[in-house]
RNA sequence: AUAAAUGAUAGAGGCGCAAUUUUAAUAAGUAGACCCACUAAGGUAUAUGGGUGCCGAUGAGGUGGAUUGAAAGGGAAAAUUGCCGAAGGAAAUACCUCCCCUAAGGUUUUGUCCUGGUCUUUCAGUGAAUAACUGUCUGACUGUCAUCAUAUAUUGAUGGAGAGCUAUCAGUCAA
Numbered sequence: 001a002u003a004a005a006u007g008a009u010a011g012a013g014g015c016g017c018a019a020u021u022u023u024a025a026u027a028a029g030u031a032g033a034c035c036c037a038c039u040a041a042g043g044u045a046u047a048u049g050g051g052u053g054c055c056g057a058u059g060a061g062g063u064g065g066a067u068u069g070a071a072a073g074g075g076a077a078a079a080u081u082g083c084c085g086a087a088g089g090a091a092a093u094a095c096c097u098c099c100c101c102u103a104a105g106g107u108u109u110u111g112u113c114c115u116g117g118u119c120u121u122u123c124a125g126u127g128a129a130u131a132a133c134u135g136u137c138u139g140a141c142u143g144u145c146a147u148c149a150u151a152u153a154u155u156g157a158u159g160g161a162g163a164g165c166u167a168u169c170a171g172u173c174a175a
Base pairs, nucleotide, nucleotide: 001172002171006170007169008168009167010166011165014084016083017082018081019080020079021078022077023076032068033067035065036064037063038062039061042055043054044053045052046103047102049100050099051098087115088114089113090112091110092109094107095106096105097104116142117141118140119139123135124134125133126132144160145159146158147157148156149155
């Protein structure tokens, strides 16, 4: 000094990332259950269609009344844990959601692709939701490296990306 991703260890960015548990809300006086009255043949499994099951005149389903009455997911607070491609998403593989086609959802694997991080805005999707999340677009703040300018500091401008940056050691190369 270190290109081609050289290897290992330890670190930094900050409303930093993710997970688990607990508490109180929201979901909601909703879904559902039971009873009564009217009506009368369909209903159901994630969605359409078909199949196969299950329930149904001992009344499916619908409407009205009365009694009772949740939960999941998502978010907030607190605590704990793991971390700094933390993590998020796309695509593809495999498996699951009764079977088939298409879709939708869930789990797993792959540095194949995108994103340094946070906030915010437009549009779209998921969602009960004007909460939140995901993607895209706009803007701002911030960290890091390179180049240029400046006054050693520092500040500013431009540009790049985490397979990055800083420090130490090892390896390799040169003197």